[in-house]
RNA sequence: UUUCCAACAUCGCUGAGUUUCCGUAAGGGAAACGGGGGAACCACAUCACGGCCGAUCGCUUAUCCGAUUCCGGGGUGUUUUUUUAGGGGUGAAUCCUUGAGCGCACUUGUGCGCAAGAGGUAGGGCGACUCUCAAGUCCGAAUCCGUCAGCUAACCUCGUAAGCGUCCAGAGAGAGGUAAC
Numbered sequence: 001u002u003u004c005c006a007a008c009a010u011c012g013c014u015g016a017g018u019u020u021c022c023g024u025a026a027g028g029g030a031a032a033c034g035g036g037g038g039a040a041c042c043a044c045a046u047c048a049c050g051g052c053c054g055a056u057c058g059c060u061u062a063u064c065c066g067a068u069u070c071c072g073g074g075g076u077g078u079u080u081u082u083u084u085a086g087g088g089g090u091g092a093a094u095c096c097u098u099g100a101g102c103g104c105a106c107u108u109g110u111g112c113g114c115a116a117g118a119g120g121u122a123g124g125g126c127g128a129c130u131c132u133c134a135a136g137u138c139c140g141a142a143u144c145c146g147u148c149a150g151c152u153a154a155c156c157u158c159g160u161a162a163g164c165g166u167c168c169a170g171a172g173a174g175a176g177g178u179a180a181c
Stems, first nucleotide, its partner, number of pairs: 011165004018031005032160006042150001043078005049072003054069005086148001087145004095120004101114006123139004129174005
C1' cells in the first nucleotide's frame, strides 16, 4: 500500500414495525404509523312490476300480442365449483415462453397433467444533505384466513417484526456549515 475476514460504534437501507410512561421483573398503558372486519349512497349481477302519448324486429286486414332493447322506481344477492370445487387477505412480487425429468391413459406412439431449472415481464427498490435526473446495480418472494368478507361513516379488532450494507461516478436546483473558499 492492497485484499479478505471478524467484532464494536456511528451512519445508512428494505419494511407499518418507532417514541414514550408505570413496574424489580413478568407484564400493562399512551402516542404515532400500518392492517382487517363493518351501513347508507354508489358499483356489479339478477328478478318481477310500470311506461309503446319510448326504439327495432316478428305475427295480423287492423287493434292486440310476442322477443330484444331503452327509461323509472323497487326486491334479492355479491368475488363458491359445474373438468379433478373454491374464494379472499398482507405484499412490488403478477403474467408469458421453454422445459431436465416424473406420472396417467391407451390408439405403443400419441395425448393429458405435474414440474426443478432457464429466459423474459406487469410491477418494486438502491444509487448517502434534500428533490429531480443519472452511469450503474438489484428484487420480481413468501405467507395467512378457512368455505367466508364489493365500496363503506360510526363502531369493533389486530400488528409494532424480520433481514441487511448501496454509493465512495456524475448533472441541475435548493438547503446547511465556514472568517472566506